[in-house]
């Protein structure tokens, strides 16, 4: 000098997953707001369904092939350090749960508030801040 790893702080990304309050140490958690999910009438829909089970969360579905592992795609999703949109590029396209059962659905009931990461470029519009002059 360079590179890598570890720890902490700040900032930012994905995502619903943030904030506030009361307790605490005697094991111990609770409440509220906000955001997100599920169940649940009438009307409507289904004239179907019922092991060929069915259904839910999620962007994460579906098609074809294959020597199982997987491969090629694909619905869909993410990515510019003010925000939104468009184009190009680069990525993801997992996994988990309910348990024979659920269409929509007002009232009502109920659940979650994690985990994982560290950054592409061009353009248009909108907004904010600063400086100078009048």
């Nucleotide at each position: 000098a360079u590179a890598a790893a570890u720890a902490g702080a700040c900032u930012g990304c994905u995502g619903a997953a943030u904030c506030u309050c009361c307790a605490g140490a005697u094991u111990a958690g609770g409440a509220g707001a906000a955001c997100g999910g599920g169940g649940g009438a009438a009307c409507c829909a289904u004239u179907c369904u019922u092991u060929u089970g069915g259904g839910g969360c999620u962007a994460a579905u579906c098609u074809u092939g294959u020597u199982u592992a997987c491969a090629a795609g694909u619905a869909g999703g993410g990515u510019u350090a003010u925000c939104u949109u468009u184009c190009c590029g680069c990525c993801c396209g997992c996994g988990c749960c309910c348990g024979u059962c659920a269409g929509c659905u007002a009232a009502c009931c109920u659940c979650g508030u994690a985990g994982g990461c560290a950054u592409g470029g061009a353009a248009a519009g909108a907004g904010a801040a600063g400086a100078u002059g009048c």
Molecule: c-di-AMP riboswitch aptamer (ydaO/yuaA leader)
Organism: Clostridia bacterium